[in-house]
RNA sequence: UCCGGUUGAUCCUGCCGGAGGCCACUGCUAUCGGGAUCCGAUUAAGCCAUGCGAGUCGAGAGGGUUCGGCCCUCGGCGAACGGCUCAGUAACACGUGAGUAACUUACCCUCUGAUCCGGGAUAACCCCGGGAAACUGGGAAUAAUACCGGAUAGAUCGAGAUGCCUGGAAUGGCUCUUGGUUGAAAAGGCUUACUGUCAGAGGAUAGGCUUGCGGCCGAUUAGGUAGUUGGUAGGGUAACGGCCUACCAAGCCCACGAUCGGUACGGGCCGUGAGAGCGGUAGCCCGGAGAUGGAUCCUGAGACACGGAUCCAGGCCCUACGGGGCGCAGCAGGCGCGAAACCUUCGCAAUGCGAGAAAUCGCGACGAGGGGAUCCCGAGUGCGGGUGCAUUGCAUCUGCUUUUCCGAAGUGUAAAGCGCUUUGGGAAUAAGGGCUGGGCAAGACUGCUGCCAGCCGCCGCGGUAACAGCAGCAGCUCGAGUGGUGGCCGUUAUUAUUGGGCUUAAAGCGUUCGUAGUCGACCUUGCAAGUCCUUGGUGAAAUCUCAUGGCUCAACCAUGAGGCGUGCCAUGGAAACUGCUUGGCUCGGGGCCGGGAGAGGCCAGAGGUACUUCGGGGGUAGGGGUGAAAUCCUAUCAUCCCUGAAGGACCACCAGUGGCGAAGGCGUCUGGCUGGAACGGGCCCGACGAUGAGGGACGAAAGCCAGGGGAGCGAACGGGAUUAGAUACCCCGGUAGUCCUGGCCGUAAACGAUGUAGGCUUGGUGUUAGGACAGCUACGAGCUGUUCUAGUGCCGGAGGGAAACCGUUAAGCCUACCGCCUGGGGAGUACGGUCGCAAGGCUGAAACUUAAAGGAAUUGACGGGGGAGCACCACAAGGGGUGGAGUCUGCGGUUUAAUUGGAUUCAACGCCGGGAAUCUCACCAGGGGCGACAGCAGGAUGAAGGUCAGGCUGAAGACUUUGCCAGACGAGCUGAGAGGUGGUGCAUGGCCGCCGUCAGCUCGUACCGUGAGGCGUCCUGUUAAGUCAGGCAACGAGCGAGACCCCCGCCCUUUGUUGCCAGCAGAUCCUUCGGGAUGUUGGGCACUCUAAGGGGACCGCCGCUGCUAAAGCGGAGGAAGGAGCGGGCGACGGUAGGUCAGUAUGCCCCGAAUCCCCUGGGCUACACGCGGGCUACAAUGGCUAGCGCAAUGGGUACUGACCCCGAAAGGGGAAAGCAAUCUCCUAAAGCUAGUCUCAAUUCGGAUUGUGGGCUGCAACUCGCCCACAUGAAGCCGGAAUCCCCAGUAAUCGCGACUCAAAAUGUCGCGGUGAACACGUCCCUGCUCCUUGUACACACCGCCCGUCAAACCACCCGAGUUAAGUUUGGAUGAGGCCCUGACCUGCGGUUAGGCUCGAAUCUGGGUUCAGCGAGGGGGGUUAAGUCGUAACAAGGUAGCCGUAGGGGAACCUGCGGCUG
Repeated sequence: UCCGGUUGAUCCUGCCGGAGGCCACUGCUAUCGGGAUCCGAUUAAGCCAUGCGAGUCGAGAGGGUUCGGCCCUCGGCGAACGGCUCAGUAACACGUGAGUAACUUACCCUCUGAUCCGGGAUAACCCCGGGAAACUGGGAAUAAUACCGGAUAGAUCGAGAUGCCUGGAAUGGCUCUUGGUUGAAAAGGCUUACUGUCAGAGGAUAGGCUUGCGGCCGAUUAGGUAGUUGGUAGGGUAACGGCCUACCAAGCCCACGAUCGGUACGGGCCGUGAGAGCGGUAGCCCGGAGAUGGAUCCUGAGACACGGAUCCAGGCCCUACGGGGCGCAGCAGGCGCGAAACCUUCGCAAUGCGAGAAAUCGCGACGAGGGGAUCCCGAGUGCGGGUGCAUUGCAUCUGCUUUUCCGAAGUGUAAAGCGCUUUGGGAAUAAGGGCUGGGCAAGACUGCUGCCAGCCGCCGCGGUAACAGCAGCAGCUCGAGUGGUGGCCGUUAUUAUUGGGCUUAAAGCGUUCGUAGUCGACCUUGCAAGUCCUUGGUGAAAUCUCAUGGCUCAACCAUGAGGCGUGCCAUGGAAACUGCUUGGCUCGGGGCCGGGAGAGGCCAGAGGUACUUCGGGGGUAGGGGUGAAAUCCUAUCAUCCCUGAAGGACCACCAGUGGCGAAGGCGUCUGGCUGGAACGGGCCCGACGAUGAGGGACGAAAGCCAGGGGAGCGAACGGGAUUAGAUACCCCGGUAGUCCUGGCCGUAAACGAUGUAGGCUUGGUGUUAGGACAGCUACGAGCUGUUCUAGUGCCGGAGGGAAACCGUUAAGCCUACCGCCUGGGGAGUACGGUCGCAAGGCUGAAACUUAAAGGAAUUGACGGGGGAGCACCACAAGGGGUGGAGUCUGCGGUUUAAUUGGAUUCAACGCCGGGAAUCUCACCAGGGGCGACAGCAGGAUGAAGGUCAGGCUGAAGACUUUGCCAGACGAGCUGAGAGGUGGUGCAUGGCCGCCGUCAGCUCGUACCGUGAGGCGUCCUGUUAAGUCAGGCAACGAGCGAGACCCCCGCCCUUUGUUGCCAGCAGAUCCUUCGGGAUGUUGGGCACUCUAAGGGGACCGCCGCUGCUAAAGCGGAGGAAGGAGCGGGCGACGGUAGGUCAGUAUGCCCCGAAUCCCCUGGGCUACACGCGGGCUACAAUGGCUAGCGCAAUGGGUACUGACCCCGAAAGGGGAAAGCAAUCUCCUAAAGCUAGUCUCAAUUCGGAUUGUGGGCUGCAACUCGCCCACAUGAAGCCGGAAUCCCCAGUAAUCGCGACUCAAAAUGUCGCGGUGAACACGUCCCUGCUCCUUGUACACACCGCCCGUCAAACCACCCGAGUUAAGUUUGGAUGAGGCCCUGACCUGCGGUUAGGCUCGAAUCUGGGUUCAGCGAGGGGGGUUAAGUCGUAACAAGGUAGCCGUAGGGGAACCUGCGGCUG
C1' cells in the first nucleotide's frame, strides 16, 4: 500500500477472492539445547476402579505401653486457607468512585486494668452386651487451659442535670445522679526466660451492607407490578431495610426501553489495527459463583461448609437381606464424548501455609523429573584438493575442523537428569514441506491421459500437440519445519465518530399539521451545570515502553524510570463560548391596513352543443364496419333529411413549457360561504422560530358496503374475423363500473424517480402577478420602454458529477433537523403482530443459492426505426429462356460384394479441367510380392534362389508331392524402415471462391474526452468513386478508386517473306473472243495485312444551370465526347469458406498390411427427387437441288492434299508440311427454284431390329460411326424462377482442349443481328448519416412462464413424542416456633397447631426440539414439452397501481409515468 474477477473495450457502483498477523485441529517430515504464567477450556458442570491430596500440639489433661515421647482418648488451634471448575448469573455480579451518623472481625500489634470463691460430670481405660459390616448399648471410676454456680469489674436500657467534644448534620462520644436487666477470667502451663486467660479502648487485617457512574442483543417482547410502592407498630439480624408479620393508603417502574426472551461469569488483560475501533477473555492476577440435582442446619470470629451433618431425587457399590456406604469441576489414572489435549513418577531440599515455645511434623500447594515441535529463542547438518564419467551433477580417494554425536573423570542435585569443566574418538549421527497459467517468485521441458481421470481460494484449465490433470527432470520459496481445514482482526472509507452515501447504480416517507426530542438572531445583568486551568487522593501487581544489569547471546529474569488504566473523587480559580437567569432590541416569525390576480375548496341556481331513445313528416334499398370481410341493423321501411320531446353524462374554440393548490388535483356561466399566496405601507407584537421519532389529517384510479341514476364508453361475457392455434390485437354487441349521496379502502412510474427550512455564489433571454419611473397617446382597465419584488420556463459561467447532466427554481459552497441504503436472488415472501367488511395494506426475516447483478457512456452488429445514395447476380419497360416432353450429364436417395472419395443457399450439383471399357482407381472379390540398417534364433547334416512332372488354380515352381540344380546367407523373433489417393483443410503453407460489377480501410502531429474513444473520414453540392470543390479543430499523408498495362476503333512512320497485287511486263488455263481465272513469274509495296513506334480526346471551345466552385446539360468540330468500347490489375480485413485426393507439410495411424503387382468386377445399378444442357413441338418452318461470304486455331506416335475402291461410315496408295509457304478447310444461317399445306404431319426424332465400319490386347457388362427398317413422348409448358440494354440479347456454324477411340461439355472464333429504359428505391440487396437496443458466438442474437424429471433447504399441517420454564391444586421427607402429656429431665420421645419447604402426582400458560399423511411455493440441474411475453416502433410502445379473465408466458378495462 494494493492486486485478480461483470465488458468487444471503458469509467463507476458493488460484492467475491488473494497477499499479512494470531488461535485450535490436521497431512508429510524431523538433529540438538535453553526458556514458558503452554497441554481434557470449546464436546459430556458426563460417570468414575485404585492410591494420595489436613493436620498438629506431651510446654492443657487422663490412661495404656512392646519404654520408641510409641499408641488411645478428652481438650486447644486449624480444617471457611490453599487447590479445581465456569454450570448458573444481565445482577450492586464486576470495574471505578463515594458512604456506613446502620455494622462485625479469631489469631496479630499498642495501651489500661484484672486473673477472686466454689461445684458436679465425662471419654479413653476396666467389666458385660448387640451386629455380617458400618457402628452401637449398659454398668463402674477419673482429670483438665473441657463444663457449671457465685462475687467484682464491665456491658446494656430508662429517667434526669448543666453542659462539653467531633461533625455538614447528633441519633454518636464524654461527665454526674438514679433505677432496672444482664453479668468475665485458666491464682493455668513450663521452670526463671517466658507463654497463656479475661475486660475495655485503639490499630491492623479480613469482611457485611448502601450508593453515583460504566460496560451484550432483540420492539416480530409495550406495558409491568399485590409484599407490589409508601406509612405506623412489632419481630428478626453483627447491621439498615417489606428482610418478615399485622393494619392503613394506592402507589411504584417504563419509549433516556420497564417487563419478557436470547446470550454471557466480570475485570486487569489478550489478538489485530496507524489510530478510532472490531473480536476474544479456559490458563497468570483480582473479584464472584459452584462442588451429582435440590432443600435445611449445627459448630464457629468466620460456612449454610468440595475431601461437615440431616433429608429427598437420580446414579453406583457392599450385604449374612436385617441394614449400611459413596460423590475426582483436588493430583495421577480409567471409561465415554469427540477433530482435539501427558506419568496411576520423585521430594518436602527451596518458596509458602497449618499446628507448636521450639526442635519439628504435615502439605499431589509447591519444587523436580517423564511425555507432547504447543509457543518463543538459539545452534547445526561442514570446508578444501585430486581422479573417472559427464550438462548443473554423480561416484570415489584424500586432507582440515569438531558446534553437535559417542565414551571417560570431576562438578552439580534432596536424589537423579540436563548442564558446566577437562579429556579420547570420528565428517562422522542430522532436510524436508509447499509451489512453478494469472493474481504471485519459479518451465512455452519430456512422457501419459483425451470435457475422461482429475485440478482449481477467485479467474479458470482438461474435447489428441495440456507452461494449469498424473508422473519424470529442472526451477522458485520457506526451512526443523512446511502445507491444509476452521475461527478472529486487518485488507474494508463494504456500518463511514475520525471517515460513505440516497436524479439514473441500493437508498427521500405520497403530502402536510404537529407532540417528545434536537437545533436556534442581536445587546445586556448575574450564576457557574457543561467547558478550561492549579493542587491533592485514587486508578493493585503482572502485562507494555525505555535504560541498566544477570544467565556465553537471545528467549527469559531482576532493578529503576516512564507509560497505561483514556476514569472517578476532592480543593481553589477563570467566565470567552454553550446552558440557566435579568432587562432590552428588531433584521427571523407573526399581525394590521390597501388596491389587485387566480380552473384554490364547498353549496345552490342557470346555460350550451353533441349523443342515444321515442313521436310525427319526407324518402328508398341498402346501411354499418374493415387491411379485406363477416357477425350486426334494414322491406314490421333502416341509413339519410326536417321537426318535436325525454334522458344522462360532459363543458369544444378561448387554452398558453399560462394560473391556483401542501400533495392528490382543479377548466361553461351566475350567486353565496370559505382557505391560501404575491405586491405596497417610516403601522403593531417582540424570538413568539426551524425540523419533527411516535401520532393526527388529507390522499388519483381501481375496488368494497347501502341507496339512487344509467346517454355514451366499457373489464367479464356472447358472436364474427385473423391464425398452425388466437382464451389476444381488429369488428358487432354488452354486464359490473364509470355519474350522485353517505361510509370504507390508503395504494400508483403518488416522479423533478431530486425531504423540509435558512444563508452565500458571474450572467443572458422569455413569460405571469403587483409596484415605481419615463415616453407616446386614439385619453382607455391604452401602447412602448426601463427598473424592483414574487412566481414560472429556456440557455449557460465558475463549481460539481462515474458520466448523462445540474448550474441563484443546484445535483455548487455552508448550517439545522428528519427519513432511508449496505452484492444479486430467495422476497416485499414466510411466521408473528396490527389495521380492514373483503380485496388487501403496514411492519418484515431466515435456511438455501449465486460471481456477479447493476449505472453511464463507447465501438460495432441488428431493427417488421428514420433519412440520403446506388445495382439488370434489384425493380420498372422489353427480348429470350428454365420449370411440362424425350434425351445427355451432375447430385441426392435407394440398391449393391463394391456402386471409392470430396464439394451442399447465393459462393455444391457438364464442379474436382472428373468425356472412368483395361489402365486411370483411391472401391469390391480372388491370387501373388515387398523389411535399408542393428541384434538374436537357424544355417556346408546345405540358407536364399532356380526347375521337369503330377495336383491345386482363371493362370502360374504362387503353393503342394517327389526329385534335381546351386552354393552363403538368413523375414522365424525383436527393433527400425520403404511406401500409404489412410485420418485431421478445426494443426498448416501455397492457391482459390465469396463479401467485391463494393468505396472503403488506416496513419503522423495537433485538438476534445478521466477513459474506451472521437475529430480528420462530418455538412452542402457533385461524381462511377473518401471523385472533386466550398465550409469546418483540424492540417497533412498512406493503402485502395483513378492514373498505369493489353486489345479493338481513326491517322502517320518504319518493315516487305511464306503476306498483298493498283499500276508495268510475262506465263498457263478457260473463253460466248468482249474478256475472265491463277500472285504462278519478273517486279513493286501503292492498298490490305503483318508487328513495332508515334499522333489523337483534355469538359480543350461555345451556350445554359451552379456559388465567379467542383461539376452537370446541350451544341460545334471530330474516326471517337465526357471513364470512347472490352479486358488485366482485387485495399485493411472477414468468412475456423474450399482443397492433406495436384504438390508441400506437423501430428496420429497401418507396416507383412491401410504398402506394391496381376485377373475380373464396380464407379455406367434404378421405384424415385433436384440442378444444368441439347433436340423439339414446326410454315419467320421441313425436305430436295443449285449459288455465295469468315475468323480464331491445330498438326510428326501428327495433319494429310491428290488418285483409286465403297451407297456411306470407311479402306488402299501417296505429294507437301516441325508450318503467314503444306494441310485440317466443304463454313452454316443466307440467297434462288421446287415441294409439303396445319396433320402428331415430309413436324419430332427417342426407342428397337438387322447389316456394315473404326479405335484398341480386349467394345458382353460398357465406345463411336454408316446404311436400311422402326417412328415414342411432345402441339409452347402450374406455382415459381433465370439471363440480358448494343455489335448486346437471340440465332448460325467453325476451331481448340481432353483424346488410342469416344461431346449435347468447356474455352475461343467469326456470320446474321433486334426490342425496350436512359428512370426509380416498391421488392432483393449494398454504402453513408442518424436513432433505439437487455445483442457482442453480435437477430440463425437474447430471453419469459406453465408442464415433465432429479436433487436440496424451507413454509403450512390433523396430531404425536421429549425437554426446559412458569403458575395453580393434592400429597408431603425434613427444619424453625408454640402448646399439652410422658420419661432415665440444661435433654429426649410423643400428640396437636402455625409456618418454611425439597420431591412426586395432576391441571393450565409459554418456549424449544424430533417425527408427521398431505398441501405449497422456492432454488439448482449441456442439449425434454408448449408457446413467444420482454429487449428494435420486438412486430398491439413499455412499465406502475388496481380489478376481472386465461394452459402458460400473459390479455383486457380504469387512472398514472416516459425509464
Small-subunit ribosomal RNA from a marine sediment metagenome, 1459 nucleotides, folded computationally. The sequence is in RNAcentral, with records from SILVA. Its Rfam family is "Bacterial small subunit ribosomal RNA".